[in-house]
Order: sequence, then C1' cells, then structure tokens
RNA sequence: GCAUCGGUGGUUCAAUGGGAGAACGACCGCACGCUGUGCGGUAGACUCGGGUUCGAUCCCCGGCCGAUGCA
Repeated sequence: GCAUCGGUGGUUCAAUGGGAGAACGACCGCACGCUGUGCGGUAGACUCGGGUUCGAUCCCCGGCCGAUGCA
C1' cells in the first nucleotide's frame, strides 16, 4: 500500500430499518445478628462527517482507530 472484519453504558457482548437491551460493575433501599449473600430500584452508551429513506445503531460513500491476511 491492497483486501476483509470490527468500533454500542465503566467492562464484555446482543439487537440489524420503526420500543437501545443483557450480564458483570457503580449507587440506593429491604431481609438475613456481619464489610457477605439474596431481592428490588436508580444512573449510565450506538467512533466521526455526508448521502438514501417518512424514519438509520442497522443500508451506501468517505475519514479516524483497532485486528487479521497478502505484498
């Protein structure tokens, strides 16, 4: 340099055009004589720009970053 794949809460990952979710973590409350365990609740995210569309995390183009392969 070229090709392919990926970028989503603090972390690991889903969702693949119309409600952004799970687990762990954080905080609060309740119960159990414990800093622990269980239960309930709260906050917190779609890499950036442009396009298509009534509507984009999802489709298309480009940029940035990362991984893999080839040279």